C1' cells in the first nucleotide's frame, strides 16, 4: 500500500408552493359528495412464487393404500426443507466458506472403450519349472508338454491393502513386525462422535442411493378472485336420455366407512352494484436478566398504507457521503435472487520503524 473475507447501519436532507389519498373533530348538503383544522402515507428486498404457517370454507368429517417432501447430533420457533451452537466430510496459504451428511450385509440395476478378468470379479507379457511324461545331449544342463504363481509389467476412473524381513521351486498374509481394515471394551461427552488407549482377529463380498429400493419421521384440500351481508333483476324456464334394491353427489386420486339424494347432457333467460372481510400484529423499540448462541422471560414505550384502471407527484431553492436495486393489494416467519454508500473487526503479501 495491495488483495480478500465477516459483520452492523443508510436508502437522500430541509424550506416554500400547487396538487393525491385514509383516519378524527366540526359545519353545509341530502344522498353515498362539499369545505375548514389535525394526524398519517411504499421496501431492505415490497421481486421470485420457492418454503411454513395465521385466517375463512368444504365439515361437526373417520381409517387405510399410493403419492409427495425432509434426512448427522442437539436445541430455538407458532412451524418450516428455515436459524444457533456441535460432529464429520470437502475446499482455500489464511480469513473463512460449502455440504442433496440414514442404509450397498434386504433386493434389484448401471460402469462406455480398453483390459485376461470390473463382484463371491484374473492369466495376456512375465516368474518357476520343485513333482511326472517326452525329446536331445550325457558332467553340471537345454527345448517342450502337464503344472504351479499373481510378487513384476501393461489396460483402465477404478484390478483382489501397503512397506519391510522370512520362507520358497518360484511366489503368495503363507508366517512375523509395524500401519491400514473390521470387531469388543476402556476413557471422554446429554448425543453425533473422538482417542498417537487397551485385547483380539490374517482380514477388505469392491464402487454408485440428485439409481430403483429399503428405513426413520412430517403431510386432507381450495384459496381474499377465501369468504359473509344487503340491494336490484329474471324464466322455481324448454328438450332428450338414463333411473328409484341402482345410480348420483360430497375441495386432489383410489379402497372401506359416514350423510344426503334421482341423475345426466344441450338450448335459452337475468344479475355480475354496495358493504364488511381490510389492518392492534406468534407487532415493533429500549432496558434489566438468563443462555455460547439462535432465543426466552419481566417491566416501560409507541401505533406505524389499507387503495380498488389502483392513493404519496410536480415545481423551486439550499445542503452533502450519495441518492444504486426498486413500488404494499389478506397477514406474517424464512430462504433465494438484484443492487449504491458510509463504518467496523479479521488474514495474507510487500516496505519501512
Nucleotide at each position: 500500500a495491495a488483495a480478500g473475507u465477516c459483520c452492523g447501519c443508510c436508502a437522500g436532507a430541509c424550506a416554500g408552493u400547487c396538487g393525491c389519498u385514509g383516519c378524527u373533530u366540526g359545519g353545509a348538503a341530502u344522498u353515498a359528495u362539499c369545505c375548514a383544522a389535525g394526524g398519517g402515507g411504499a421496501g431492505g428486498a415490497a421481486a421470485g412464487u420457492c418454503c411454513g404457517g395465521g385466517c375463512u370454507c368444504c365439515a361437526c368429517a373417520g381409517g387405510g393404500u399410493a403419492a409427495g417432501g425432509u434426512g448427522c447430533c442437539a436445541g430455538g420457533u407458532a412451524a418450516c426443507g428455515c436459524c444457533u451452537g456441535g460432529g464429520g466430510g470437502g475446499u482455500g496459504u489464511a480469513a473463512g466458506c460449502c455440504c442433496a451428511c440414514g442404509g450397498c450385509c434386504a433386493g434389484u440395476g448401471c460402469a462406455a472403450c480398453a483390459g485376461a478378468g470390473a463382484g463371491u470379479a484374473g492369466a495376456c507379457c512375465g516368474c518357476c519349472a520343485a513333482a511326472c511324461c517326452c525329446g536331445c545331449a550325457a558332467u553340471u544342463g537345454c527345448g517342450g508338454g502337464c503344472g504351479g504363481u499373481a510378487a513384476g509389467g501393461g489396460u483402465g476412473a477404478a484390478a483382489g491393502g501397503g512397506u519391510g524381513c522370512g520362507g520358497u521351486a518360484a511366489g503368495a498374509g503363507c508366517g512375523c513386525a509395524c500401519c491400514g481394515c473390521g470387531c469388543u471394551g476402556a476413557u471422554g461427552g446429554u448425543a453425533a462422535c473422538a482417542u498417537c488407549c487397551a485385547g483380539c482377529g490374517g482380514c477388505a463380498u469392491g464402487g454408485u442411493a440428485a439409481a430403483c429400493c429399503c428405513c426413520a419421521c412430517c403431510u386432507g384440500g381450495a384459496g381474499c378472485a377465501a369468504g359473509a351481508c344487503c340491494a336490484a333483476a329474471u324464466a322455481g324456464g324448454g328438450u332428450u336420455c338414463c333411473u328409484a334394491u341402482a345410480g348420483g353427489c360430497g375441495u386432489g386420486a383410489c379402497c372401506c366407512g359416514c350423510g344426503c339424494u334421482g341423475g345426466a347432457a344441450c338450448c335459452g333467460g337475468g344479475u355480475a352494484g354496495g358493504u364488511c372481510g381490510c389492518u392492534u400484529g406468534a407487532g415493533a423499540u429500549c432496558u434489566g436478566u438468563g443462555g455460547u448462541g439462535a432465543c426466552g422471560c419481566a417491566g416501560g414505550u409507541c401505533c406505524u398504507a389499507g387503495a380498488u384502471g389502483a392513493a404519496u407527484g410536480g415545481c423551486u431553492g439550499u445542503c452533502c457521503a450519495u441518492g444504486a436495486c426498486a413500488g404494499a393489494a389478506c397477514c406474517c416467519g424464512g430462504c433465494u435472487u438484484a443492487c449504491g454508500g458510509c463504518g467496523g473487526a479479521c488474514u495474507u503479501u510487500c516496505a519501512a520503524a